[in-house]
Context: one part of a larger RNA
Molecule: small-subunit ribosomal RNA, central domain
Organism: uncultured bacterium
RNA sequence: CUGGGCGUAAAGCGUGCGCAGGCGGUUUGUUAAGACAGGUGUGAAAUCCCCGGGCUUAACCUGGGAAUUGCGCUUGUUACUGGCAGGCUCGAGUGUGGCAGAGGGGGGUGGAAUUCCAAGUGUAGCAGUGAAAUGCGUAGAUAUUUGGGAGGAACACCGAUGGCGAAGGCAGCCCCCUGGGUCAACACUGACGCUCAUGCACGAAAAGCGUGGGGAGCAAACAGGAUUAGAUACCCUGGUAGUCCACGCCCUAAACUAUGUCAACUGGUUGUCGGGGAAGAAAUUCCUUGGUAACGAAGCUAACGCGUGAAGUUGACCGCCUGGGGAGUACGGCCGCAAGGUUAAAACUC
Numbered sequence: 001c002u003g004g005g006c007g008u009a010a011a012g013c014g015u016g017c018g019c020a021g022g023c024g025g026u027u028u029g030u031u032a033a034g035a036c037a038g039g040u041g042u043g044a045a046a047u048c049c050c051c052g053g054g055c056u057u058a059a060c061c062u063g064g065g066a067a068u069u070g071c072g073c074u075u076g077u078u079a080c081u082g083g084c085a086g087g088c089u090c091g092a093g094u095g096u097g098g099c100a101g102a103g104g105g106g107g108g109u110g111g112a113a114u115u116c117c118a119a120g121u122g123u124a125g126c127a128g129u130g131a132a133a134u135g136c137g138u139a140g141a142u143a144u145u146u147g148g149g150a151g152g153a154a155c156a157c158c159g160a161u162g163g164c165g166a167a168g169g170c171a172g173c174c175c176c177c178u179g180g181g182u183c184a185a186c187a188c189u190g191a192c193g194c195u196c197a198u199g200c201a202c203g204a205a206a207a208g209c210g211u212g213g214g215g216a217g218c219a220a221a222c223a224g225g226a227u228u229a230g231a232u233a234c235c236c237u238g239g240u241a242g243u244c245c246a247c248g249c250c251c252u253a254a255a256c257u258a259u260g261u262c263a264a265c266u267g268g269u270u271g272u273c274g275g276g277g278a279a280g281a282a283a284u285u286c287c288u289u290g291g292u293a294a295c296g297a298a299g300c301u302a303a304c305g306c307g308u309g310a311a312g313u314u315g316a317c318c319g320c321c322u323g324g325g326g327a328g329u330a331c332g333g334c335c336g337c338a339a340g341g342u343u344a345a346a347a348c349u350c
Base pairs, nucleotide, nucleotide: 003322004321005320006319007304008303012318014202015201016200017199021195022194023193025088026087027086028085029084030083031082033081034080035077036076037075038074039073040072041071042070049065050064051063052062053061054060091192092189093188094187095186096184097183098182099181103178104177105176106175107174108173109172110155115150116149117148118146119145120144121143125136126135163170164169208249209248210247211246212245213244217243218242222238223237224236225235260317261316262315263314264313265312268295269294270293271292272291273290274289275288276287277286278285279284299306300305323350324349325348332343333342334341335340
C1' cells in the first nucleotide's frame, strides 16, 4: 500500500464558496506521453525453483536451465486515456416574459395585552397554594372607569401535515435597497462542468464577553416563605445579571433527516404548495414541471425500517471510523479580552 464500513452498533466536517489536486459529454483530424506488441541490452554471484552429477545416504558441495515479475534503447499498433487543432448541443450558463415566497438589510407605523403613573368611584381585603406562609393593603390596595399618560418587548386570529433560505434560521402592516428559486417558449455561448485537502466566508440557536444605550414582562445568581429527617431543589413571594438595540468578539449544540455533495438508472397510489398546457358552458378532469408529505412493487437492511426526496442499482470527488475506560483529557501549536475553542496522545486498566 492493500480490507470492510459510516440512519439507530465506532464513523458525514454546522453550512456554503472555492485555488491546487482528482474526475469529466459528443465528434473529426493529428500526435504517440500513458497503454499494448516484437526485438535488443542490462537485471553480479550465491540463495529459492526444475533437471542432472559427487561424498555408502542426507545435510552439504557442484554443472546446466528457469526465474529475477524491473529498467534503458529501438521498431511498430492507435481501440481506449492524455496532448494539440477544429466542430456539435443533450451537461452548464446567458438573454426575453411571467410567477410564488416569514429569503436578507434599512426605515416608518398599528392594535391587543402586561407593568407603572395620574385622576374618579368604592371598601376590606388582595395575591398565592395540595394546604399555607412570606408579600401587597385603612398612608385606601384588589376591583372598576377614562377613545387618560409613559415605556419596553412580542406580534393572537390568518397558520397549515403550508412557504422561503446553503445551513444557522426567517412571521403584525407599509415603503426603500437587495440575493436566490421556478415555469413557458424561443434565441444565444459552446463543455465554460462535478467534487474539493489547505484557505475564505456565514454560523442573527442559546449561553457567554467588551463598550455604550435600553429595561415592560420573564428570570440564572441571591433573599425570604413553605415542604422535608435534611431540602444549598421541586412549590410560593420578591429579585440582579441576562433576555432587547448598536458596534466588536466568541464559533459551540441532539448545529438531526443523528442520512456529505453531484449525476444517471429502476413499478405504483394518495394528499398538498408554486408554474405551464389541453378538454369542457361550468363544476371539474387529464398531461407536464419544480418542491413538500403519507403509504407502499422490486430491491436493500442485523432488525427497526428505507423505498424515484433511497438506506435500491452504479459512477466522480471529499470527510470520517477501526474494542471499552483513561479522554475529546494532558502536553505542544494555532485562535480568543476571558470563558474557552480547535488540533490531539500515552502510561495504566478491563